[in-house]
RNA sequence: CCUAAGGAAGGGCAAACUGCUCAAAAGAACAGGACGCAAAGCCUAGAGUCUAAGGUGCAGAUGGUAUGAUAACGAUACCUUUGCCACUAUGAUAGUCUGGUUGCUGAU
Numbered sequence: 001c002c003u004a005a006g007g008a009a010g011g012g013c014a015a016a017c018u019g020c021u022c023a024a025a026a027g028a029a030c031a032g033g034a035c036g037c038a039a040a041g042c043c044u045a046g047a048g049u050c051u052a053a054g055g056u057g058c059a060g061a062u063g064g065u066a067u068g069a070u071a072a073c074g075a076u077a078c079c080u081u082u083g084c085c086a087c088u089a090u091g092a093u094a095g096u097c098u099g100g101u102u103g104c105u106g107a108u
Base pairs, nucleotide, nucleotide: 004108005105006104012037013036017032018031019030021028022027035095041101042100043099045098046097047096048093049092050091054088055087056086057085058083059082060081061080063079064078065077066076067075
């Protein structure tokens, strides 16, 4: 010096939870608080997970328009609107994992 490693020392970060703000939500910022962490520093490139505003589909409407038809109900298409519904990330998670990158110590 490099690699493994994390014994000691000095420092560092901060889960749950609480308050407050932002966000459709997942979640995030700040303050308090410490379960833990040798990268729990940084980067969403890959995978996983979470959410589903928007979109698509499906279903409903005592909604609207058009078409053509009828004695009448009804039919078809489009629009609007609703949903304990389904799928979907362009949202989120680096304290889920892989990868990239920087970095503390110096007992073994």

A computed fold for a 108-nucleotide RNA from Natronincola ferrireducens, annotated as c-di-GMP-I riboswitch aptamer. Taxonomically the source falls in Natronincola (Bacteria, Bacillota, Clostridia, Natronincolaceae). The RNAcentral record of the sequence draws on Rfam. Its Rfam family is "c-di-GMP-I riboswitch aptamer". Its family is annotated with cyclic-di-GMP binding in the Gene Ontology.